[in-house]
RNA sequence: ACUGAUAAAGCCAAACUUGUCGUGAGGCAGGGACGGAAAGCCACAGGUCUUUUAGAAGAUAGCUGGGCUGCCAGAA
Numbered sequence: 001a002c003u004g005a006u007a008a009a010g011c012c013a014a015a016c017u018u019g020u021c022g023u024g025a026g027g028c029a030g031g032g033a034c035g036g037a038a039a040g041c042c043a044c045a046g047g048u049c050u051u052u053u054a055g056a057a058g059a060u061a062g063c064u065g066g067g068c069u070g071c072c073a074g075a076a
Base pairs, nucleotide, nucleotide: 002074003073004072011036012035016031017030018029019028020027021026034062040068041067042066044065045064046063047060048059049058050057051056
């Protein structure tokens, strides 16, 4: 560099739920595991969603692409 195993060592944690913050999408913390090999980080492009009369402002990195970084292993 490439690959990702019904393997080994560790890691994260959907739905649901409790508390809390937010008008909201949702965030954070506890419980809990559906899954994940970047489910680590970044709203750059598209998508979806929320607020708003509108202009616009936001949410989502566990929707896809892209960028940056990184653990373990070497079976097929």
A computed fold for a 76-nucleotide RNA from a Nitrospinota bacterium, annotated as c-di-GMP-I-GGC riboswitch aptamer. The sequence is in RNAcentral, with records from Ribocentre. Of the family's consensus pairs, 95% are formed in the model. Rfam family: c-di-GMP-I-GGC riboswitch aptamer. Its family is annotated with cyclic-di-GMP binding in the Gene Ontology. The organism belongs to Nitrospinota, within Bacteria.